Overview
Small-subunit ribosomal RNA, central domain from an uncultured archaeon, 353 nucleotides, folded computationally. Its mean pLDDT, the model's own confidence on a scale to 100, is 89.

Context: one part of a larger RNA
RNA sequence: CUGGGCCUAAAGCGUGCGUAGCGGGGCUGGUAAGCUCCAUGUAAAAACCCACGGCUUAACCGUGGGCUCGCAUGGGGUACUGCCAGCCUUGGGACCGGGAGAGGUGCGGGGUAUGCCCUGGUCAGGGGUGAAAUCCUGUGACCCAGGGUGGACCACCGGUGGCGAAGGCGCCGCACCAGAACGGGUCCGACCGUCAGGCACGAAAGCUGGGGUAUCGACCCGGAUUAGAGACCCGGUUAGUCCCAGCCGUAAACUAUGCCCGCUAGGUGUUAGCCCUUCCACGAGAAGGGCUAGUGCCGAAGGGAAGCCGUUAAGCGGGCCGCCUGGGGAGUACGGCCGCAAGGCUGAAACUU
Numbered sequence: 001c002u003g004g005g006c007c008u009a010a011a012g013c014g015u016g017c018g019u020a021g022c023g024g025g026g027c028u029g030g031u032a033a034g035c036u037c038c039a040u041g042u043a044a045a046a047a048c049c050c051a052c053g054g055c056u057u058a059a060c061c062g063u064g065g066g067c068u069c070g071c072a073u074g075g076g077g078u079a080c081u082g083c084c085a086g087c088c089u090u091g092g093g094a095c096c097g098g099g100a101g102a103g104g105u106g107c108g109g110g111g112u113a114u115g116c117c118c119u120g121g122u123c124a125g126g127g128g129u130g131a132a133a134u135c136c137u138g139u140g141a142c143c144c145a146g147g148g149u150g151g152a153c154c155a156c157c158g159g160u161g162g163c164g165a166a167g168g169c170g171c172c173g174c175a176c177c178a179g180a181a182c183g184g185g186u187c188c189g190a191c192c193g194u195c196a197g198g199c200a201c202g203a204a205a206g207c208u209g210g211g212g213u214a215u216c217g218a219c220c221c222g223g224a225u226u227a228g229a230g231a232c233c234c235g236g237u238u239a240g241u242c243c244c245a246g247c248c249g250u251a252a253a254c255u256a257u258g259c260c261c262g263c264u265a266g267g268u269g270u271u272a273g274c275c276c277u278u279c280c281a282c283g284a285g286a287a288g289g290g291c292u293a294g295u296g297c298c299g300a301a302g303g304g305a306a307g308c309c310g311u312u313a314a315g316c317g318g319g320c321c322g323c324c325u326g327g328g329g330a331g332u333a334c335g336g337c338c339g340c341a342a343g344g345c346u347g348a349a350a351c352u353u
Base pairs, nucleotide, nucleotide: 003325004324005323006322007307008306012321014201015200016199017198021194022193023192025088026087027086028085029084030083031082033081034080035077036076037075038074039073040072041071042070048066049065050064051063052062053061054060091191092188093187094186095184096183097182103177104176105175106174107173108172109171110154111153115149116148117147118146119145120144121143125136126135162169163168206247207246208245209244210243211242216240220236221235222234223233258320259319260318261317262316263315266298267297268296269295270294271293272292273291274290275289276288277287278286279285302309303308326353327352328351335346336345337344338343
């Protein structure tokens, strides 16, 4: 150390791919490493434990047995595990089919609105607020009509809906790329699961170089409010917000719930595919039912401290990984690695309670 845990009390790595490792379907044969049985040798003696015995007893001593996780050699066994060989199809993969989707990348096209500019019209206000003021306006604002320019965005549809590993993804078309579900059961034949290190992806903000800048808008400048106002409200406005290339690597990256497999009542809605029935204005049409996969709600058993969870488990089991071990000090210091920096990752102690 072998304990108990991880939705909310401390604790699931932001997500995926994957190396070592660990775990691994059915049948047959072989082998005998693990395993098991026997024999032999060894495991010094003393000590220790048990029995008997010797000093009048005890301590002490003697004899015998045990103990000393065991190890080695030889022989036997073969259920399980391993290894070798052969086979199988349920796990897994490939393929085929018709469909679904804001999945990704690139290219092209479009739309409304905001801003600005020009032309014309008209007038003295407009804007803003709780009320105001800063602000704009006679160099003609606001408003109306027409035209132009530029950047960003994508109303309605839109959904408790869909897709993606997560981050995330919404105008339209095309091209390329990728994944999942359903149906078929043609092929391969355990090829699988998880995964320390490792690698990749990773919102927003931020950073470097270049471009762009309509809107919004940290900072900043004003106007108000107020005791003050470093704010909330109002007028401006730089970085940024957008694009390209490269960094950063974080988050209440949340379902605060790791991944995979099996098992354990149902009811109801919805999305996708397939099958059956009925209707049909026969259209990828409508309605009802069934199966599978997803996504919600309610709930049996069961679980839970409760809230609640409940076939999308937090139930019952198995495999593998990560993590926790009172609060503060502290996600700090030091060291290391990474980064241009900001900082990130790893991560204490004294002391205190």